[in-house]
Context: one part of a larger RNA
C1' cells in the first nucleotide's frame, strides 16, 4: 500500500453527472391482482401466506386434514425475477460502426407516387450473353413515407416530369441561285468572256429539343407586411392598405424544436436550472423530409417512489494474492 473477496453499530442515496457499482428480489404450491386496452394482454402486476421431521385418518395416486417433535434459520447448502408510477422516441420481433457508439439510427409489415404490355422497364457487360424470371401489372423496377387509429389543409408562379401541337427558333441531309480561278475565242489593248473542270455556296426543304400552351405537390418545393378600431384599460370579432402563386388550415406547442429563459402559472420536495400538468410572446412545429395520438414491446433516454444496501456520513477488520522493506 494494490488487486481480489467477505463481514460490519446507528442512519439508509445524505455519495454521484447519473443508485455507478454492490446489496436486495429469487425455486415450487395457494390465494390475490389496477389503470389501460388493439380484448391478445397489461401479468410472474403488485400483494399476501406455505414448504422440515414423526404418527393417524382419507385417497388409485399425487396429495389433504388433524396431532405431535427439533432448531434462530425447513426450496436450511448450491443454482433461481427486485418492483411501482410519469414522460419522451421508436408500433413490435430483427439489423448495425469485426476491434471506442446497439440506438431515438437501419430494416419491417403497411400506404402512396411512378415505371414496366413482354425480345417489358431496370441492371450487368465494347460484344456474344446473362440477371429480372423459366416470372406476366394480385408481376417487376425506382423514390418517399413507416403497425394501428384520426386525419393529411392552401399554392403549379420558378424548378422538373407528363402531354400538346399552331406560331417562333433550330442540325446534319437535300438544293443549288450569285459569285470566284483556269481559257477556245473577241480585242490595238485594257479587257471582255461560251462549255467544261476546280471552288464557293445564297433562296427553298427539314426532326427532336428549346421558346410557347396545359396538367401534376404522398414531385423539388413555398405557405407575408404594415396602420387603426369595442361605453375602464388590456385586446381586437371587424376595417384599411401594399405585396404574392398562395400567405400556415386540423393538430400539436418553452417541446430530441424556446434566443431571451431558471418564461409565468400549478403540481412534486423543508429546499426541484431536471421532471410533470397548463399557457401560448412557435427567435426558428406543423400536416407521407408526415401531424397528433396510441395497448404491447426496449441492454434506449429523463423524472420520481417503495425496498435494499460500506455508494456515502467514516471508516474498520478479516482472507488471499501482489508490490516493497527487512532477515
Nucleotide at each position: 500500500c494494490c488487486u481480489u473477496u467477505g463481514u460490519u453499530a446507528a442512519g439508509g442515496a445524505a455519495c454521484u453527472a447519473g443508485g455507478c457499482a454492490a446489496a436486495a428480489u429469487a425455486a415450487c404450491c395457494u390465494c390475490g391482482u389496477a389503470a389501460c386496452u388493439u380484448c391478445g394482454g397489461g401479468a410472474g402486476a403488485a400483494g399476501a401466506g406455505g414448504u422440515g421431521c414423526c404418527g393417524a385418518g382419507u385417497g388409485a395416486a399425487a396429495a389433504c386434514u388433524c396431532g405431535g417433535c427439533c432448531g434462530c434459520a425447513g426450496u436450511g447448502a448450491c443454482c433461481a425475477g427486485g418492483c411501482c408510477c410519469a414522460a419522451g422516441c421508436g408500433a413490435c420481433u430483427g439489423u448495425u460502426u469485426a476491434c471506442c457508439a446497439a440506438a431515438a439510427a437501419c430494416a419491417c409489415a403497411a400506404g402512396u407516387c411512378u415505371c414496366u404490355g413482354c425480345u417489358a422497364a431496370g441492371u450487368c457487360g465494347a460484344a456474344a450473353g446473362a440477371c429480372g424470371a423459366a416470372g406476366u401489372a394480385u408481376a417487376g423496377g425506382g423514390g418517399c413515407u413507416g403497425a394501428c387509429a384520426c386525419c393529411u389543409g392552401c399554392c403549379c408562379g420558378g424548378u422538373g416530369c407528363u402531354g400538346g401541337a399552331a406560331g417562333g427558333u433550330u442540325a446534319a441531309g437535300g438544293g443549288g441561285a450569285a459569285g470566284a480561278g483556269u481559257u477556245a475565242g473577241c480585242g490595238a489593248a485594257a479587257g471582255c468572256g461560251a462549255a467544261g473542270c476546280u471552288u464557293c455556296g445564297a433562296a427553298c426543304u427539314u426532326a427532336a429539343g428549346c421558346c410557347c400552351c396545359a396538367g401534376u405537390a404522398a414531385a423539388c418545393g413555398g405557405c407575408g407586411g404594415c396602420c387603426g378600431u369595442a361605453a375602464c384599460u388590456a385586446u381586437a370579432a371587424c376595417g384599411g392598405u401594399c405585396c404574392u402563386a398562395a400567405g400556415g388550415u386540423a393538430g400539436c406547442g418553452a417541446a430530441a424544436u424556446u434566443c431571451c429563459u431558471u418564461g409565468u402559472c400549478g403540481g412534486g420536495u423543508a429546499a426541484g436550472u431536471u421532471c410533470c400538468g397548463a399557457c401560448c410572446c412557435g427567435c426558428a412545429c406543423g400536416a407521407a423530409a408526415g401531424g397528433u395520438g396510441u395497448a404491447a414491446c426496449g441492454a434506449c433516454u429523463u423524472g420520481g417512489g417503495c425496498a435494499c444496501u460500506g455508494u456515502c456520513u467514516c471508516a474498520a477488520c478479516a482472507a488471499a494474492g501482489g508490490a516493497u522493506c527487512c532477515g

Predicted 3D model of a 327-nucleotide part of an RNA (large-subunit ribosomal RNA, domain IV) from Schnuerera sp. xch1.